[in-house]
Molecule: RNase P RNA; transfer RNA
Organism: Deinococcus saharensis
RNA sequence: GCGGGGAGGUCCACGGUCGCGCCCGACAGUUUCUUUCCAGGAACUGGGGGUGAGGAAAGUCCGGGCACCGCAGGGCAGGAUGCCAGCUAACGGCUGGUCGGCGAGUCAAGUGCCCGCGCAGGCGCCGAAGCGCGCGGGUGGCGGCGAAGCCGAAGGACAGUGCCACAGAAACCAGACCGCCACUUCUGUACAGCCCCGGCGCGGGUGGAAGUGGUCAGGGUGAAACGGUGCGGUAAGAGCGCACCAGGCCCAGCGGAGACGCGGGGCGCUGGUAAACCCCAUCCGGUGCAAGACCCGACAGCGCGCGAGGAGCGGCCCGCUCCGAUGACCGCCAGGAUGGUCGCUAGAGGCGCGUGGUGACACGCGUCCCAGAGAGAUGACCGUGACUCCACCCUCCGUGGGGACAGAACCCGGCUUACCGCCUCCCCGCACCC
RNA sequence: GGGGGCAUAGCUCAGCGGGAGAGCAUCCGCUUUGCAAGCGGAGGGUCAAGAGUUCGAAUCUCUUUGCCUCCACCA
Numbered sequence: 001g002c003g004g005g006g007a008g009g010u011c012c013a014c015g016g017u018c019g020c021g022c023c024c025g026a027c028a029g030u031u032u033c034u035u036u037c038c039a040g041g042a043a044c045u046g047g048g049g050g051u052g053a054g055g056a057a058a059g060u061c062c063g064g065g066c067a068c069c070g071c072a073g074g075g076c077a078g079g080a081u082g083c084c085a086g087c088u089a090a091c092g093g094c095u096g097g098u099c100g101g102c103g104a105g106u107c108a109a110g111u112g113c114c115c116g117c118g119c120a121g122g123c124g125c126c127g128a129a130g131c132g133c134g135c136g137g138g139u140g141g142c143g144g145c146g147a148a149g150c151c152g153a154a155g156g157a158c159a160g161u162g163c164c165a166c167a168g169a170a171a172c173c174a175g176a177c178c179g180c181c182a183c184u185u186c187u188g189u190a191c192a193g194c195c196c197c198g199g200c201g202c203g204g205g206u207g208g209a210a211g212u213g214g215u216c217a218g219g220g221u222g223a224a225a226c227g228g229u230g231c232g233g234u235a236a237g238a239g240c241g242c243a244c245c246a247g248g249c250c251c252a253g254c255g256g257a258g259a260c261g262c263g264g265g266g267c268g269c270u271g272g273u274a275a276a277c278c279c280c281a282u283c284c285g286g287u288g289c290a291a292g293a294c295c296c297g298a299c300a301g302c303g304c305g306c307g308a309g310g311a312g313c314g315g316c317c318c319g320c321u322c323c324g325a326u327g328a329c330c331g332c333c334a335g336g337a338u339g340g341u342c343g344c345u346a347g348a349g350g351c352g353c354g355u356g357g358u359g360a361c362a363c364g365c366g367u368c369c370c371a372g373a374g375a376g377a378u379g380a381c382c383g384u385g386a387c388u389c390c391a392c393c394c395u396c397c398g399u400g401g402g403g404a405c406a407g408a409a410c411c412c413g414g415c416u417u418a419c420c421g422c423c424u425c426c427c428c429g430c431a432c433c434c
Numbered sequence: 435g436g437g438g439g440c441a442u443a444g445c446u447c448a449g450c451g452g453g454a455g456a457g458c459a460u461c462c463g464c465u466u467u468g469c470a471a472g473c474g475g476a477g478g479g480u481c482a483a484g485a486g487u488u489c490g491a492a493u494c495u496c497u498u499u500g501c502c503u504c505c506a507c508c509a
Stems, first nucleotide, its partner, number of pairs: 001430010012385007020052005027046008054405001058416002061414005066288004073318004078284005083097005098154001099152004105145003110142002112139008122202006130194002155279002160277002162273003177219002179215009227245006246270002248267004253262003292342004301333001303332003309323004335508002349368008387403006435505007444458004452489001460476005482498005
């Protein structure tokens, strides 16, 4: 310098005019209450002071605090999570690790493509083009390795069940379309590594069809074809046998806290799918601040229907308490209110420092107070300046335009989603220079 | 503010791993003097959007968007 990545921060500033929510008082005024004066309280207005959105306030996808449901009980059902260890109030979050995948680049064993040379009947010889095969070279499409780093709903398919359309002979342990092989019968000619090559010579016996049986190596389909390569074996074949490789199960060894890693032995055991049912392990009671508590006020129905269970308690059952033929519960009709206070913001709180820890985080000390509405405030306009982008101009100057996503409502920890840009720092690869 | 549900042709809906369909509507033809009805045929789809699982997704999972609905007090 080029290329590939990661982490963090920020989301314009100042001034003027007008305006909004909440809080405060040794201010002023008005109204009202304490029977009147004094004094005091409350509300409103004016003036003053303080304070007033975010990194996501969003979606409400997880988790917790808090509140109520008698205890929050037992079982079933249901739901969630899912490598290992740790952090935490808790989590599906975070941190560290394991395994798998991706990854700039690099390599050329295999495969594909390109180029060159060679290879022909049962045996020998001559000739031509292509496919094929072998050897050599190139390329890098597939592929191998792989930095920084990124991603992973990553338990179990050897518990069981289901599914795998179309195509294909066959879609999961069974089948046999072509082909190959054996036997029988019939026929009488055929034989190139392949095809409906062209010639010559020699040799000896096979070729075709049908049936029965063996076989899954080969064909071709498909997302996927009975694990792959080679040798042996066989009538032809096959994990049929053996060696190596990929995976699985079992056994024991070493390292590790563990996931797991490394090497060894045995079993020839070998399709996928669990974001299909399911199995295993762990966790989960329900409802949400319109939860809930208190104050004030109003209406408080001999209303109608049904008829035995119902409520707390939610999908079901058990257990407990209460209500119910003086009619519960449920349904319909009718009535009243739609006011105030609390919950409500000092908290798993922010910032700084120290200690422990790889880290998430924990502990200690110091310091700060930072929205609290209830139809729901946090704004509008003007001016100046800064940064950046775009357009005009050859450049400077200058002019014009743009600067996002978005708005708290009980609180907190996360995740996810949206977002114009700007700034800072760090890591890796390649090339070059000193 | 909180809870629940839905999205498939112009409208109403079915389909819930392997051809995107039905009824009404629209268009064309037949029938009729003409219209309606009837008969025959045709067109019309980003299965709300984007990712993922799978060989394969309207269907299963996640995220986003839009719409609908319920929830306050007394008795």